The RNA shown here (c-di-GMP-I riboswitch aptamer) has 90 nucleotides and comes from a soil metagenome. The sequence is in RNAcentral, with records from MGnify.

[in-house]
RNA sequence: GACAAAGGCAAACCCGUUGAAAAGCGGGGACGCAAAGCUACGAGGCUAAAGCGGCGGAUGUUCCGUCGUCAUGCGAGUCGGGCUGCCGAA
Repeated sequence: GACAAAGGCAAACCCGUUGAAAAGCGGGGACGCAAAGCUACGAGGCUAAAGCGGCGGAUGUUCCGUCGUCAUGCGAGUCGGGCUGCCGAA
C1' cells in the first nucleotide's frame, strides 16, 4: 500500500514500583501510529547525582545549604541515518 480483512503498538491521565532527577518497568487507559519494531551514528531536546567553580554557614579541614557548570544518565512517540520485519488485492 485498497474508504478492505487479519493481527500489532499505546499518548495524556490514574495506581503500584525503581531512580537524585529526567525517566524506566508492571497494571488500567487510548491521543494517536504502516515500522509508535530495534539502534544514541548526526542534529536538536530533557535531567544534573557524583565532580568542578562561586557564595553563605558550621566546624577546624572536612561537612551542610545554595547558585552556576558539566552526561558518564534519559529519550527512537523530535528530525535524519543504519538494521530488521507481519498481512493482503489490483